Predicted 3D model of a 63-nucleotide RNA (transfer RNA) from Cohaesibacter gelatinilyticus. RNAcentral holds the sequence, with entries from MGnify. The source organism's lineage runs through Bacteria, Pseudomonadota, Alphaproteobacteria, Hyphomicrobiales and Cohaesibacter. Its Rfam family is "tRNA". Its family is annotated with triplet codon-amino acid adaptor activity in the Gene Ontology. By type it is a transfer RNA.
[in-house]
RNA sequence: GGAUAGCUCAAUGGGUAGAGCAACAGAUUCAGGUUCUGUCGGUCGAAGGUUCGAAUCCUUUUC
Numbered sequence: 001g002g003a004u005a006g007c008u009c010a011a012u013g014g015g016u017a018g019a020g021c022a023a024c025a026g027a028u029u030c031a032g033g034u035u036c037u038g039u040c041g042g043u044c045g046a047a048g049g050u051u052c053g054a055a056u057c058c059u060u061u062u063c
Stems, first nucleotide, its partner, number of pairs: 002063002006021004015052001023039005045061005
């Protein structure tokens, strides 16, 4: 310094957790692929504290 969705990564100073890819469904196609549309998917490494509110601040801890 890093740990956030199956993977790669975002989230300006605390205020509903997102994108791309993947997966699934639909459209398109004789079929597949491509393309388009939509859906699904996360106790934010763990525990505790501060706060009305923590991925974000503080402490400890694991890798």